[in-house]
The RNA shown here (Glycine riboswitch aptamer) has 89 nucleotides and comes from Aliiroseovarius sediminis.
This record gives sequence, structure tokens and C1' cells, in this order.
RNA sequence: AACGACGCAUCGGGAGAAUCUGGCGCCCGCCAGUGCCGAAGGAGCAACCGCCCCGGUAAACUCUCAGGCUCAUGGACCGAUGCGCCACA
Repeated sequence: AACGACGCAUCGGGAGAAUCUGGCGCCCGCCAGUGCCGAAGGAGCAACCGCCCCGGUAAACUCUCAGGCUCAUGGACCGAUGCGCCACA
């Protein structure tokens, strides 16, 4: 150096849940209400650890603030490629 870890970009895959009711505009949106979903984000907790009052600390678990519930968009996560960076012989 490669492999590897991390970050970014591109491409591909990517679930769930009413296009329900009323109104307005006029076929696709907006507003209100109710019901529902969890895989943007956010919040919470265990074991464990500590200086042991208390605090630190995780998720795909939980909550649903936000977001979402035709398509589109978004989308955790996975794979490939490229770049940057770290470490190693």
C1' cells in the first nucleotide's frame, strides 16, 4: 500500500398506515376533524460504569413532538463505485 474503520457524493434496493368525513378550489391541492403508521429528525428507559445524593450511557425497543397514511417525494438500513481521512506491514 491493499484489506479495514469513519465522513461525503452518485447509482440501485427499500416497509408501514384512510386519497375517511365536511368545506373551498376544481381533479389535483388547501383547511378542519377523526382514525391510523414508524424506518427522516427528536425524546425516554435497561444492563453496565462512576466520584454511587446523583450522574454517564443503546437500539431497528418505547413515545408519536415532528414527519407520514393514492402517486410522486421523503425514507432508517443494505450493496456497489468514487473521493477525503485514520490506522496498520